Transfer RNA from a Pseudomonadota bacterium, 73 nucleotides, folded computationally. RNAcentral holds the sequence, with entries from ENA.
RNA sequence: GCGCCCAUAGCUCAAUUGGCAGAGCGGAGGACUCUUAAUCCUCAGGUUACUGGUUCGAUUCCAGUUGGGCGCA
Numbered sequence: 001g002c003g004c005c006c007a008u009a010g011c012u013c014a015a016u017u018g019g020c021a022g023a024g025c026g027g028a029g030g031a032c033u034c035u036u037a038a039u040c041c042u043c044a045g046g047u048u049a050c051u052g053g054u055u056c057g058a059u060u061c062c063a064g065u066u067g068g069g070c071g072c073a
Base pairs, nucleotide, nucleotide: 001072002071003070004069005068006067007066010025011024012023013022019056027043028042029041030040031039049065050064051063052062053061
């Protein structure tokens, strides 16, 4: 330099051909318990890496940028 893959909550990851952004763990509060742990209930937490484009509507499609990984040279 070229090609391919990845980027979504604090972490690990979903989201069935474009149509309400979710789960587990973690965090906060509560129930239970003499206390803790475990278990159960509730809640908070997101500019879906960034910038543009297409569309009534984009996590999803297109272009570019940034970061990471793999391969070739």

Rfam family: tRNA. Rfam describes the family as follows. Transfer RNA (tRNA) molecules are approximately 80 nucleotides in length. Its mean pLDDT, the model's own confidence on a scale to 100, is 81. The organism belongs to Pseudomonadota, within Bacteria.